Source information
This is a predicted structure of a 572-nucleotide part of an RNA (large-subunit ribosomal RNA, domain I) from an Elusimicrobiota bacterium. It was read from a public genome assembly.
Context: one part of a larger RNA
Formats: sequence, structure tokens, C1' cells
RNA sequence: AGCGCAUAGUGGAUGCCUUGGCGAAAGCCGCAAGAAGAAGGACGUGCUAAGCUGCGAUAAUCCACGGGGAGGUGCAAAGAACCUUUGAUCCGUGGGACUCCGAAUGGGGAAACCCAUCCUGAUGAGAAUCAGGAUACAGUACGAUGAAUUCAUAGUCGUAUUGAUAUAACCCAGGGAAUUGAAACAUCUUAGUACCUGGAGGAAUAGAAAUCAAUUGAGAUUGCGUUAGUAGUGGCGAGCGAACGCGCAAGAAGCCUAAACCUUUUUUAGAGUAAUCUAAAAAAGGGGUUGCAGGAUCCAUCUCCAUUUAAUUGGGAUGAGUGAUCAACCAAAUUCUUAAUCGAAGAGCCUGGAAAGGCUCACCAUAGAAGGUGACAGUCCUGUAGGUGAAAAGAGUUUGGCUCAUGAUGGACACCUAAGUACCGUCGGACACGUGGUAUCCGGCGGGAAUCCGGGGGGCCCACCCCCCAAGGCUAAAUACGAGCUUUCGACCGAUAGUGUACUAGUACCGUGAGGGAAAGGCGAAAAGAACCCGGAAACGGGAGUGAAAUAGAACCUGAAACUGUGCGUUU
Repeated sequence: AGCGCAUAGUGGAUGCCUUGGCGAAAGCCGCAAGAAGAAGGACGUGCUAAGCUGCGAUAAUCCACGGGGAGGUGCAAAGAACCUUUGAUCCGUGGGACUCCGAAUGGGGAAACCCAUCCUGAUGAGAAUCAGGAUACAGUACGAUGAAUUCAUAGUCGUAUUGAUAUAACCCAGGGAAUUGAAACAUCUUAGUACCUGGAGGAAUAGAAAUCAAUUGAGAUUGCGUUAGUAGUGGCGAGCGAACGCGCAAGAAGCCUAAACCUUUUUUAGAGUAAUCUAAAAAAGGGGUUGCAGGAUCCAUCUCCAUUUAAUUGGGAUGAGUGAUCAACCAAAUUCUUAAUCGAAGAGCCUGGAAAGGCUCACCAUAGAAGGUGACAGUCCUGUAGGUGAAAAGAGUUUGGCUCAUGAUGGACACCUAAGUACCGUCGGACACGUGGUAUCCGGCGGGAAUCCGGGGGGCCCACCCCCCAAGGCUAAAUACGAGCUUUCGACCGAUAGUGUACUAGUACCGUGAGGGAAAGGCGAAAAGAACCCGGAAACGGGAGUGAAAUAGAACCUGAAACUGUGCGUUU
């Protein structure tokens, strides 16, 4: 020096554990909110107080109501000082207060700061200081004032009201790639995807046929299954890819305007001495809403009661309804949510530090889910099954009051039925459909109808036939999603895993910045956390003591390997 064995250290693997994650389902709720100042922050706030949490100069809180019943002053010990059966702490509901920044909104600004004007009040001799309130911008409505320019208008000012900002995904709209695939690449594809912007709701969009179908018919929309990888489309390449129909979910889902016509009011013009009349325009009310065309106007007939000359008014009957429908409130009852509450049944002996283990004999069960308790507990604790419960706030349901509506037939007439619209040309876009023979829908530019003897569609176009009625609007459910709350579950993870974060984690730290982004869990049943003595400057160690165990001693469960030391053996 090598090797082997033993022993000790170092180190923190492994095993066991779980406070935290991951995923799924169901229900609630639904973007939580916000100029009555949000989301998010800064700074403060405790007896002592650095961090987290809570809160806001009333500052780990104040008040009321309800629950609850002995301790309490958060994480978080200890001390101090206090509170509490005159009911604290705690839990729920409602209210009060809530610095400064932030949409930030009196002006400014390098966020959490600086500087104002007006009104009111306090103090003060005054200057001034302090307290409260108002003062941004835009839209809309109303009012005042008022240029060039006479009237007027623009503008300006005032008052009232609304908006702004935030927001996980879902939704609608305006913009809109490329990598990629085509085994290259340009049409094409990726894809109307990613991304950007705007907007809304608890859902959104869509929606009551100018729809489909095919000689039979259906009857708003949405979603699912199928039709079907079919018909088609396609450098007919790569690929893209329907619809009709059928079966389901949902659904006692359908409605309202514009116009004709009537009435009223106002203004203007005309006529008239005047009352008033005529015309036009505007506004309001009635009327009316469709394709078997419908409606208006006029006429006729029928249709509950009473009243009135009549219009009308009241009652009855029928139907409907309260946040879809034209409109629209109140009360009562009841259910649920937001605190809670009652809740059965076991003892002895043995082992052990400890009994829930073993043995013996019992009991409950609408409860043998689960968690905890010194080892494995139906009967110890919290619970579980099953019952009960709300002063206050919220969400529903039902009933009543209440509110709204009320007809049919026939005839005449030819007044109305959404215009720079439909449609055409051209250029684009959307439709599964790449311009193709390309219908249909939407848009830019240029042209530009008809009025029911009318108009649109049925995949070029024409005819016949059939279907429907555009150019105004509203509409629940079935559907999509999950930030938040509640409950349950897992052939999901178990601290290099599972979220980046089981711990003061989006922290420390890095970066000018956008942004990047960690490590770090475990004594013990209980601190019983080692009084006292010895060595030492101390750290620490040795005794003593605690404990079942201290090789469980806080650098603390287990404690592998690399690596290091010591002893012994052996080889050279």
C1' cells in the first nucleotide's frame, strides 16, 4: 500500500406517513363586482410585533339580531395586562366605519405624491390653519345664452341622468398569420385555427318561413344520433365534405310594430269681422299584422245583462298573465339556502409504557361511512342512519287579490301591406361547392323596379306546376363553460412524485425591462425539550434525570451507497 472482516463517522437513499396537489361527477351560483369609487395594491394597525393572516385613524376590529354555552385575547410559545354565566371568544345574517393610490374623475404627476378654486363651519386680532361638501370627460334629455349673418344655426353655459373599469372558460362580432401537409412548390392545405381588438350574458347566438319537399307531404330555432366519409368538391393532387329524410332531447311557444283609416293636440299657410273651417307637417292615442292572402273603409245579418238617443259606463261569463308574449303590483301560505341541534349500544381478566390487541361473557343497529383517541374500537370522542330547526337576508313554488283581452258570416270597394329596397352589371367574400353550366346569401362601386291582374323560391336558363310573402322588431327550454361555494368519489401522486408552491411561494434570488424563478415536510403518546454536578472561553462533551426507547436530544422516525477514520486478519 492492496484486499477482507468488524466497528465508528459522514451522507440522506429507502420504507412508513400526509397537512398539499391531480382528475372526475352532482348540485348551487354565475363573472361574482364598480363613480354609493371595484378588481388590484401602497402605507398603517397588536402590550411587547420582523413575516403571514385579519382589519382601516371606530384599524387581529364597532353595533343589532339569531345560534352556542365556558372558556378566551389568530398563525404562535412565554410573560404582562385584561375580557367572560349581566353569556365572552366563536359561528351565521344584517348594518356601521373603511387612510392613500388605482376607471381615478378639481389641476398636475416619476401610482400610493404635489398644488388648487368656490361654498359652509371651527379656531384666530389678523395673516392663515383645520374640517365638511362641490369642481374630469363623453352620450342623452331639458333649459339658458348666443357668432360670422336679419331670423336662425354652430358654439358656450347650467341642471338631471347614463356610461367608463374589471372579468377563468364558454358566446357574438371586426381584423387575421405562419410553421406544416401536398413527401419540392405557387392554387390548395394548416385555418377563418393561433393571435389582436370590440361587446354581452348567465348563458350567448339563432328563431316563428319571400323555409323545405316533390306530385305524397312537412310546418320556428337550438343540440344529439343517423343519413355518410355518401352526394359532391378538388394542381379531380394532398385533401375538403354537406343536405333532404329518419330517430331523439326540449316544447300545453309563440308574439309585437310600420302602413291604410279614425280621433286629439301643436305649428304653419289660406278663408272669414268673429266663432270657426280647409290644407300640410309633427307628435300622441285607437286600429291593424297576413298567403286558403290579410287588413282598412262602407253595407247587411247573427251574438250575455243593465244603463245611455248614441258614443259609452258598470256587472257577469270565458280566456290569459305578472318579468317572452300589449301591460302590470301587492298579500298570504309553503319549500330550500346561509348558523345549528337530538342522536343507540361493553364490561372483566392477560400481555404491554399505553389496549382499540388476546381470552371470557354481553349489547345496539333506519347507525358495521369515515376520522381521532398512547398498537387494530359498531358500543370512548367527533360523527354516521334517521329526525328537528331561523330573529335576519336570499332563492323558488302555490293560492288569492289584481291586471289585460273578447266575436262570427256574407257582399261592395280597389285605399294599405316595410325603396335607393329587390333586381341587373362589375369586383370580392360566405355557402362542403376553388367561377365552374353555378343557383342561394353578404358586401364595395355603377345603374335601378313592381304594388296583389303584385312579388320571391324550387341549383344556369325557359315553360308548366308546386311552395312561400323580403326589404321592421322581440322570444323560454333542450346546448356551451367553470372563477367561486357545497358534497362525493379515484386499479391518481406521496415530498427529485403530485401544482412552480404540502413550509414566510409567484416568496428568496436573477434581469434595465417584458420576464425567468427555486430550495425547503416528519423528536415523542405527551415537552415530560434534559433541574443539578464536572470539563471547557465557548461550541460541545461526560454524568445525573425524563421517557417504552435518547444510537428518539431538537444538525432530532427509519438511516442504504459513494466517501472517511480505527481495530484485527491476510498478501506483497